The RNA shown here (transfer RNA) has 76 nucleotides and comes from an uncultured Ardenticatenia bacterium. The sequence was found in a public genome assembly. Rfam family: tRNA. Rfam classes the family as a transfer RNA. About the family: Transfer RNA (tRNA) molecules are approximately 80 nucleotides in length.
[in-house]
RNA sequence: UCCUCGGUAGCUCAACAGGCAGAGCGGCCGGCUGUUAACCGGUUGGUUGUAGGUUCGAGUCCUACCCGAGGAGCCA
Numbered sequence: 001u002c003c004u005c006g007g008u009a010g011c012u013c014a015a016c017a018g019g020c021a022g023a024g025c026g027g028c029c030g031g032c033u034g035u036u037a038a039c040c041g042g043u044u045g046g047u048u049g050u051a052g053g054u055u056c057g058a059g060u061c062c063u064a065c066c067c068g069a070g071g072a073g074c075c076a
Stems, first nucleotide, its partner, number of pairs: 001072007010025004019056001026044006049065005
C1' cells in the first nucleotide's frame, strides 16, 4: 500500500428483503430470606464509529475518512 471481515445500550450480541432499534448480562427499586447469594417482579438504558450522498423513509444501499482483527504485498 492492497484485499476481506467487523464497529449498534456499561459488556456480549441480534435486527428477514430499506419501513416504530431489541435480547441476555449489568445498574436501580421492590418481593422472597434471619443475612448474603440464588430466584421472582418492575424499572433504567442508544448522536447505530465520523462526515456526506441516494430515498417518502437508512443500523441496512453508495462515497470518503477513523478505529480494530485477519490475509497479501513492498523495503531491508